This is a predicted structure of a 545-nucleotide part of an RNA (small-subunit ribosomal RNA, 5' domain) from an uncultured bacterium.
Context: one part of a larger RNA
RNA sequence: GGAUGAACGCUGGCGGCGUGCUUAACACAUGCAAGUCGAGCGAAGCACUUAGGAAAGAUUCUUCGGAUGAUUUCCUUUGUGACUGAGCGGCGGACGGGUGAGUAACGCGUGGGUAACCUGCCUCAUACAGGGGGAUAACAGUUAGAAAUGACUGCUAAUACCGCAUAAGACCACGGUACCGCAUGGUACAGUGGUAAAAACUCCGGUGGUAUGAGAUGGACCCGCGUCUGAUUAGGUAGUUGGUGGGGUAACGGCCUACCAAGCCGACGAUCAGUAGCCGACCUGAGAGGGUGACCGGCCACAUUGGGACUGAGACACGGCCCAGACUCCUACGGGAGGCAGCAGUGGGGAAUAUUGCACAAUGGAGGAAACUCUGAUGCAGCAAUGCCGCGUGAAUGAUGACGGUCCUUUGGAUUGUAAAAUUCUGUUGUAUGGGAAGAACACUAAGUAUAGGAAAUGAUGCUUAGCUGACGGUACCAUUCGAGAAAGCCCCGGCUAACUACGUGCCAGCAGCCGCGGUAAUACGUAGGGGGCGAGCGUUAUCC
Numbered sequence: 001g002g003a004u005g006a007a008c009g010c011u012g013g014c015g016g017c018g019u020g021c022u023u024a025a026c027a028c029a030u031g032c033a034a035g036u037c038g039a040g041c042g043a044a045g046c047a048c049u050u051a052g053g054a055a056a057g058a059u060u061c062u063u064c065g066g067a068u069g070a071u072u073u074c075c076u077u078u079g080u081g082a083c084u085g086a087g088c089g090g091c092g093g094a095c096g097g098g099u100g101a102g103u104a105a106c107g108c109g110u111g112g113g114u115a116a117c118c119u120g121c122c123u124c125a126u127a128c129a130g131g132g133g134g135a136u137a138a139c140a141g142u143u144a145g146a147a148a149u150g151a152c153u154g155c156u157a158a159u160a161c162c163g164c165a166u167a168a169g170a171c172c173a174c175g176g177u178a179c180c181g182c183a184u185g186g187u188a189c190a191g192u193g194g195u196a197a198a199a200a201c202u203c204c205g206g207u208g209g210u211a212u213g214a215g216a217u218g219g220a221c222c223c224g225c226g227u228c229u230g231a232u233u234a235g236g237u238a239g240u241u242g243g244u245g246g247g248g249u250a251a252c253g254g255c256c257u258a259c260c261a262a263g264c265c266g267a268c269g270a271u272c273a274g275u276a277g278c279c280g281a282c283c284u285g286a287g288a289g290g291g292u293g294a295c296c297g298g299c300c301a302c303a304u305u306g307g308g309a310c311u312g313a314g315a316c317a318c319g320g321c322c323c324a325g326a327c328u329c330c331u332a333c334g335g336g337a338g339g340c341a342g343c344a345g346u347g348g349g350g351a352a353u354a355u356u357g358c359a360c361a362a363u364g365g366a367g368g369a370a371a372c373u374c375u376g377a378u379g380c381a382g383c384a385a386u387g388c389c390g391c392g393u394g395a396a397u398g399a400u401g402a403c404g405g406u407c408c409u410u411u412g413g414a415u416u417g418u419a420a421a422a423u424u425c426u427g428u429u430g431u432a433u434g435g436g437a438a439g440a441a442c443a444c445u446a447a448g449u450a451u452a453g454g455a456a457a458u459g460a461u462g463c464u465u466a467g468c469u470g471a472c473g474g475u476a477c478c479a480u481u482c483g484a485g486a487a488a489g490c491c492c493c494g495g496c497u498a499a500c501u502a503c504g505u506g507c508c509a510g511c512a513g514c515c516g517c518g519g520u521a522a523u524a525c526g527u528a529g530g531g532g533g534c535g536a537g538c539g540u541u542a543u544c545c
Base pairs, nucleotide, nucleotide: 001545002544003543004542006541007540008539009538010537013391014390015389016388017387018386019384020383021349026347027346028345030344031343032342035091036090037089040088041087044084045083046081047080048079051076052075053074054073055072056071060067061066098302099301100300107227108226109225110224111223112222113221114220117219118218122215123214124213125212126211127210128209130164132162133161139154140153141152142151143150144149170195171194172193173192174191176189177188178187179186180185200207201206228274229273230272235265236264237263240262241261242260243259244258245257246256247255277299278298279297280296281292282291283290284289304325305324306323307322308321327338328337329336330335355381357380358379359378363377364375365374366373367372394425395424396423397422404416405415406414407413408412429486430482432480433479434478435477439472444467445466446465447464448463449462450461451460489534490533491532492531493530494515495514496513500529501528502527503526504525510517511516
């Protein structure tokens, strides 16, 4: 000199864009953060409705027995629904969001490999979808419990579940032929035997289902090289190193197991200990380097601590399950409930870090045919000079060089100083009033039209026109009005280092980054005047180059 996720002191007008618990991976009240589908399914309720039955019954007629039967209520039943909340079922809760505790490691970076692999949704292609069965939740009843939650009996449905049939192609086993390679082998061809499928809904247009192949996307594993400090850590290792058989996995492998052999790593630093998420990048520097790993992006790891699996295409799963530990809460003492390192917010710690805000309008995500629903992702707003950038706090003229202050004292000067006053202007920001966006059409709705298919209709796709939808926000921006009015501080002045005098103090009080200053004439302490520097900031502290 530059830099910072900064803090502290003094001061503080506005705007734009960023950034904001670096400490206790400490504990958490409250609300929200993952749902959705009725075009998979049954039942219940609600509203309307079809048909039937029962009861009450206005009115009218009456021979007083009765007949008529508007209307109301209840039960059963048919169908419909932009309806409601539970349940079965499907997809999604493995994404998105947070944190950096652990990890010195194939964790990350970079370059390769898989003749050792998987891949829901999506795209393309091929071939199918026949015929049956038994349950179960919801519900009803009984029952245990304070609750959480159950138990038993009975009923019912499905795109839930299970057999059977079929098998082009696939998989497994067996041996064969040809070609090839990089050792295990790979590719192609035909054969024999065996194995496994499916689900419907429909507005009849479609949407879904099963099997297989290919692609895309995402993931898994292996290897070369690189990746902090300590030798006041020198030996470490028994599933350890290798082999064979077996098991396991999507797959290779001591990944696991039985047996056999005795290996394997290490001064080119093993092992142990300490510290640490890694990178793109960021800061600095002429560079080489050095330092850092906040924000943004990629990868990894974790979700109160430890362990475990289940489901699933995918997890050993932050807002899923089970067990154990610590802690908190409820309890009828028998037993239960919980997990903010999601967004806000609270306590605590700390020098220190924000609102229990608005909206799904946009972008993106989940579900759905869609309308749409959900979305503390996200978009916005609020707070903070925390950073960067921009603007302002007025401009021109103006010498009686005014008053006042300070200094020298020669009693008149010097300086503050065109500075002020005064005159003439301007109107950024500000005050007041009025107007007022873009972000929004590729979605949706309606109409028209074209295309392919079809007997036609509906539907699908494209195009055109019109309409609907804005949290921010009456915001940005624009116009008019008023008025110099409302807007300057901080540090320094001995040398380094730009800027000097007076008074006070008297090795005292104090200053100080280094040299050093102060013991009676201090440009170094304190105050004042003057001056220098930067400026909505200026200094100090901390850290890095």